[in-house]
RNA sequence: GUCCUUAUCGUCUAGGGGUUAGGACAUUGCCCUUUCACGGCAAUAACAUGGGUUCAAAUCCCAUUAAGGAUA
Repeated sequence: GUCCUUAUCGUCUAGGGGUUAGGACAUUGCCCUUUCACGGCAAUAACAUGGGUUCAAAUCCCAUUAAGGAUA
C1' cells in the first nucleotide's frame, strides 16, 4: 500500500428495515434479616462520527476514525 472483520448502557452481549433498543453482571434505593451475606422488587444507564437510500435506519450503502487480522 491492498484486502477482510469489528464498533450497542460502567463490562459482556441480543437485536439482520417499523415493538418504549432487551438480557446478564455491576451501581443505587427499598423489602427481608438482630447485623452482614444470600434472596426479592424497582431505578439509573447505550446504537463510533458524517453523509446517502427509504414513508421509516442500530439494522442497507459510502466515506472517515479506532481496534484486530491477512498479504507484500
RNAcentral holds the sequence, with entries from ENA.
Predicted 3D model of a 72-nucleotide RNA (transfer RNA) from Berkeleya fennica.
Rfam family: tRNA. Gene Ontology term of the family: triplet codon-amino acid adaptor activity. The family's RNA type in Rfam is transfer RNA.
The coordinates come from a structure-prediction model, not an experiment, and the mean pLDDT is 80.
A source record names the gene trnE.
Lineage of the source: Eukaryota > Sar > Bacillariophycidae > Berkeleyaceae > Berkeleya.